[in-house]
Context: one part of a larger RNA
RNA sequence: CGCUGUCAAGGAACUCGGCAAAUUGGCCCCGUAACUUCGGAAUAAGGGGCGCUCUCGCAAGAGAGCCGCAGUGAAAUGGGCCAGGCGACUGUUUAACAAAAACACAGCUCUCUGCCAAGUCGAUUUAAGACGACGUAUAGGGAGUGACACCUGCCCGGUGCUGGAAGGUUAAGGGGAUAGGUCAGCGCAAGCGAAGCCUUGAACCGAAGCCCCAGUAAACGGCGGCCGUAACUAUAACGGUCCUAAGGUAGCGAAAUUCCUUGUCGGGUAAGUUCCGACCUGCACGAAUGGUGUAACGAUCUGGUCACUGUCUCGACAGCGCGCUCG
Numbered sequence: 001c002g003c004u005g006u007c008a009a010g011g012a013a014c015u016c017g018g019c020a021a022a023u024u025g026g027c028c029c030c031g032u033a034a035c036u037u038c039g040g041a042a043u044a045a046g047g048g049g050c051g052c053u054c055u056c057g058c059a060a061g062a063g064a065g066c067c068g069c070a071g072u073g074a075a076a077u078g079g080g081c082c083a084g085g086c087g088a089c090u091g092u093u094u095a096a097c098a099a100a101a102a103c104a105c106a107g108c109u110c111u112c113u114g115c116c117a118a119g120u121c122g123a124u125u126u127a128a129g130a131c132g133a134c135g136u137a138u139a140g141g142g143a144g145u146g147a148c149a150c151c152u153g154c155c156c157g158g159u160g161c162u163g164g165a166a167g168g169u170u171a172a173g174g175g176g177a178u179a180g181g182u183c184a185g186c187g188c189a190a191g192c193g194a195a196g197c198c199u200u201g202a203a204c205c206g207a208a209g210c211c212c213c214a215g216u217a218a219a220c221g222g223c224g225g226c227c228g229u230a231a232c233u234a235u236a237a238c239g240g241u242c243c244u245a246a247g248g249u250a251g252c253g254a255a256a257u258u259c260c261u262u263g264u265c266g267g268g269u270a271a272g273u274u275c276c277g278a279c280c281u282g283c284a285c286g287a288a289u290g291g292u293g294u295a296a297c298g299a300u301c302u303g304g305u306c307a308c309u310g311u312c313u314c315g316a317c318a319g320c321g322c323g324c325u326c327g
Base pairs, nucleotide, nucleotide: 001321002320003319004318005317006316007315009313010312013311018308026050027049028048029047030046035040037147051066052065053064054063055062056061067071079306080305081304082303083302084301085300086298087297091103092102107145108144109143110142111141112140113139119131120130121129148293149292150291151290153223154222155221158220159219160216161215162214163213164212167211168210169209173205174204179199180198181197182196185192186191224242225241226240227239228238251285252282263279264278265277266276267275
């Protein structure tokens, strides 16, 4: 030093934090709160009993007695309670530093797909074949949300998607105007120059798309500023004005979100940057990138409390082992 065990008095004073350890523990009986989705919560909590011998009894058990410090006599074998955050739950995960509040999940919503379905694999230059499915919209694919309860407001201007087709724009292609080259011919020459061939290629016709017109937010997303005003003060139900597609509704709120901030008030403590309850001045909550609640559940996170303890005051001792010193 390591492992195992014991300890006076105190009992979390330790520490980021009760980490670790201790407590509890089995069976029977009594008893058991808030809350609740009426199933639970619950082994809630909190108490009592437990050995052996004899008698009676079918047994369960009853009575009488005996021993010890101790009778689930060893071992195995829940510590409990209160409050809050998150996630409904059982599950899943970073094989070898993360098990969670992350993923999944039933449920909800949107969307695609009428069947040789949509979607996907397969191949390569657009195959065979296969899954979907021996299914058929109460089905199958995709996306989001995530039990349940109460709900889910306003904005379609931008982006996307769906529908529309009058007009504008628009490719290949069609179309061939025009111009040029060449040379039969004409001309003294300069030059002109038919047909053919070659080159050039205007107008015009020409789809989807885009522009355009509508719809659509449980599509991507977004959801204001300034000034004034009430008979104390303060505040502003109210008014004015500017801007916007529309200016954040309900609910919640210093929050897993609050910078200032240890906000302020209340509770708990002798003392509380944490915690709980409020307030609202929301730097920068907010409604399926869901909002607010919620019984049950959790090797989850946070605060408190009882019990318990070598975590500590503060260390000591014992056994075993390693190491070191001496031999």